[in-house]
RNA sequence: UCUUAUCCAGAGAGGCGGAGGGACCGGCCCGAUGAUGCCUCGACAACCUGCUGUAAGAUCGCGAAGCGAUCGGCGGCAAGGUGCCAAAUCCGGCAGAAGUAUGUUCUGGAAGAUGAGA
Numbered sequence: 001u002c003u004u005a006u007c008c009a010g011a012g013a014g015g016c017g018g019a020g021g022g023a024c025c026g027g028c029c030c031g032a033u034g035a036u037g038c039c040u041c042g043a044c045a046a047c048c049u050g051c052u053g054u055a056a057g058a059u060c061g062c063g064a065a066g067c068g069a070u071c072g073g074c075g076g077c078a079a080g081g082u083g084c085c086a087a088a089u090c091c092g093g094c095a096g097a098a099g100u101a102u103g104u105u106c107u108g109g110a111a112g113a114u115g116a117g118a
Stems, first nucleotide, its partner, number of pairs: 001118007012041005020030003024093004042085001044083001047081002049078006057071006089111001094108005
């Protein structure tokens, strides 16, 4: 950088440190009652992973029936690799639709984050 899946659920204490932070822009929030960040421990979750149950299925092998192996679908358990623990990705940004009097709702995008693969 590309592809793909997910993003209205969930889960915080201690220590260090001392000013901005929530990706960008606008809004709105968080922050000296110490945020953001870093470290330790703990938790959450289950993308990859491991084990396991299973109706139908695909491929391959042996084949008479059939059996075996792998893959895949749906579950269960674990927690090894990641991730994550203010607010829906905090809300919006672009386009369309509804309805209506300029603000709302919905749909799809864009951007971003994370996993897996390249």

About this RNA:
SAM riboswitch aptamer (S box leader) from a soil metagenome, 118 nucleotides, folded computationally.